[in-house]
Context: one part of a larger RNA
RNA sequence: CUGGGUGUAAAGGGUAUGUAGGUGGAAAUUUAAGUAAAGUAUGAAAGACCGAAGCUCAACUUCGUGUUUGUAUUUUAAACUGGAUUUCUAGAAUCAUGAAGAGGUAAGCGGAAUUCUAAGUGUAGGGGUGCAAUCCGUAGAUACUUAGAAGAACACCAAAAGCGAAGGCAGCUUACUGGGAAUGUAUUGACACUGAAAUACGAAAGUGUGGGGAGCGAAAAGGAUUAGAUACCCUUGUAGUCCACACCUUAAACGUUGAUAACUAAGUGUUGCACAUAGGUGCAGUGCUGAAGCUAACGCGAUAAGUUAUCCACCUGAGUAGUACGGUCGCAAGAUUAAAACUC
Repeated sequence: CUGGGUGUAAAGGGUAUGUAGGUGGAAAUUUAAGUAAAGUAUGAAAGACCGAAGCUCAACUUCGUGUUUGUAUUUUAAACUGGAUUUCUAGAAUCAUGAAGAGGUAAGCGGAAUUCUAAGUGUAGGGGUGCAAUCCGUAGAUACUUAGAAGAACACCAAAAGCGAAGGCAGCUUACUGGGAAUGUAUUGACACUGAAAUACGAAAGUGUGGGGAGCGAAAAGGAUUAGAUACCCUUGUAGUCCACACCUUAAACGUUGAUAACUAAGUGUUGCACAUAGGUGCAGUGCUGAAGCUAACGCGAUAAGUUAUCCACCUGAGUAGUACGGUCGCAAGAUUAAAACUC
């Protein structure tokens, strides 16, 4: 390589769009590139395979037949694949209608809580813990009341719920805007699927510049605990967390399950739409239990890990190592691509 695999043993790319490439619905006509059949030419000799012969046998040598999977060319066939032309509507897209949604972006608004500030009442404690202490407080704290300021997050509703390609998305209102589902005797007519490279998006942390800074809180400091305690607990607290713009591009980025299409028992929840009133049916999602089947088992089971097809990605003993070197990217942190010696 072939073969075999990728939920948990090694292995699905974080996600999408999409170029090349690969693959591709139904019918008719045609072509003859692939494909199939036949003929011709060539396919050196030696060797090999098979059958004989000669050295006493064997090795060895000699002879004969075919093989020599191939290549070129001519003729024929037209089912399948490909090419050309014409047509179709089941795939796909578009249109129309009324609904659903924490989908996205921007602006405005709201109440609860927290902290702070000011004022009032009021007096000796408060806070914190396993117990304490650091800490705050007679310069009047904690508590209660009133007024104001600030920033961040949105209780209940709330759900196995919904939306989004994934990351993710939740107070309310408005503006702009993306996508999906359902229904239709509407339109186009295969326009499709996948997708190396490429491009875009991509939690948190981190980086740059400028704002902001209530609470929380890496680092740091102190108090405890302890044999020690560079921790767990407590009191503080900087970066950060928030906003704008620009980077970074990684996660247990997980359903640890790539995308698309078809087929294969049932039962029971739930969301949206349509038809309906048969305590339902159909389509599209989202859960649970399970037939066949699959699986090493666990389990999966129409949302498959079942039965098939197409395309992409990835795996090949453990360690060394997702490391070194080199390349690319980055302000940096680092990311990405990615070995070997050696050991077992």
This is a predicted structure of a 344-nucleotide part of an RNA (small-subunit ribosomal RNA, central domain) from an uncultured bacterium. RNAcentral holds the full RNA, with entries from ENA. Its mean pLDDT, the model's own confidence on a scale to 100, is 87.